Description
RNAcentral holds the full RNA, with entries from SILVA. This is a predicted structure of a 329-nucleotide part of an RNA (large-subunit ribosomal RNA, domain IV) from a bioreactor sludge metagenome.

Context: one part of a larger RNA
RNA sequence: CUCGCGUUAAGGAACUCGGCAAAAUGCACACGUAACUUCGGGAGAAGUGUGGCCUACGGAAGUAGGUUGCAGAGAGCAGGCCCAGGCGACUGUUUACCAAAAACACAGGACUCUGCGAACGCGCAAGCGGACGUAUAGGGUCUGACGCCUGCCCGGUGCUGGAAGGUUAAGAGGAGGGGUUAGCGGGUAACCGCGAAGCUCUGAAUCGAAGCCCCAGUAAACGGCGGCCGUAACUAUAACGGUCCUAAGGUAGCGAAAUUCCUUGUCGGGUAAGUUCCGACCCGCACGAAUGGUGGAACGAUCUGGGCACUGUCUCAACGCGAGACUCG
Numbered sequence: 001c002u003c004g005c006g007u008u009a010a011g012g013a014a015c016u017c018g019g020c021a022a023a024a025u026g027c028a029c030a031c032g033u034a035a036c037u038u039c040g041g042g043a044g045a046a047g048u049g050u051g052g053c054c055u056a057c058g059g060a061a062g063u064a065g066g067u068u069g070c071a072g073a074g075a076g077c078a079g080g081c082c083c084a085g086g087c088g089a090c091u092g093u094u095u096a097c098c099a100a101a102a103a104c105a106c107a108g109g110a111c112u113c114u115g116c117g118a119a120c121g122c123g124c125a126a127g128c129g130g131a132c133g134u135a136u137a138g139g140g141u142c143u144g145a146c147g148c149c150u151g152c153c154c155g156g157u158g159c160u161g162g163a164a165g166g167u168u169a170a171g172a173g174g175a176g177g178g179g180u181u182a183g184c185g186g187g188u189a190a191c192c193g194c195g196a197a198g199c200u201c202u203g204a205a206u207c208g209a210a211g212c213c214c215c216a217g218u219a220a221a222c223g224g225c226g227g228c229c230g231u232a233a234c235u236a237u238a239a240c241g242g243u244c245c246u247a248a249g250g251u252a253g254c255g256a257a258a259u260u261c262c263u264u265g266u267c268g269g270g271u272a273a274g275u276u277c278c279g280a281c282c283c284g285c286a287c288g289a290a291u292g293g294u295g296g297a298a299c300g301a302u303c304u305g306g307g308c309a310c311u312g313u314c315u316c317a318a319c320g321c322g323a324g325a326c327u328c329g
Base pairs, nucleotide, nucleotide: 001324002323003322004321005320006319007318008317010315011314014313019310027051028050029049030048031047036041038145052067053066054065055064056063057062068072080308081307082306083305084304085303086302087300088299092104093103108143109142110141111140112139113138114137120129121128122127146295147294148293149292151225152224153223156222157221158218159217160216161215162214165213166212167211171207172206176202177201178200179199180198183194184193185192186191226244227243228242229241230240253287254284265281266280267279268278269277
């Protein structure tokens, strides 16, 4: 020096990203327990007292008297507590070996599909699951206890319904055109022109579904939810007016927030001093209502701020014990 322990004057978080680690609390009984609350809880809240042994009495709990040590829950085992906030209701689940969480799940809510040989899934199929179930059932998607709620937009995309019109495939159809040539005409010939049937290539009109176009509905479907200018008898501001655009211009509630760039916003609280924290304000760069909004008791090895207790975390280090390192063997 490394690792594991123990003790420490005075101070007591001054340490540090952060009380990380350590210390402290710890049992039983009695007393006593706040806000808040879903009336269950919060609660072991917090806080306070008692505890050995002997004698008497007593069924016990215990009561009274006495007595002893530094120390009586005599060692060991054995909750630290409080205040405030964020997130998630909760118990659960998870990255086997760096993440346990505000992530997943969850009861509850909603939409949607499915009438049974169900939808849906696996399989080429047979078949099987769904289910020996039957819409109070089953599948999919979103949300996530509970309370109060969940606004406006259907123009785009999706889905559902509609079927008059437009468009539209294979196929049907075969007008017309091309190739070939028996033959005919011309030519001395080579060859040129015309050209039936057959064979063959091509092929217009016309008839052809769904789909798309089109017409409606639908947002707890995917999603979206404005700009400029002026105006009140101080100023400031604008209930009010004008104008442009849009499918419609963000309602309630919340708001410098797990969201605020400017920003350490401003004011208040807490501190001697506070980029964090709490309460407000609202100028929301860029909250907002089941990609849910806002509250919320209880719960949490969660995250954030503060306090009490306590301490070698520190001021600032010291000593002791054990195992290594080191020397010798």
Model confidence (mean pLDDT): 89 of 100. Its Rfam family is "Bacterial large subunit ribosomal RNA". For this family Rfam cites "Crystal structure of the ribosome at 5.5 A resolution" (Yusupov et al., Science, 2001).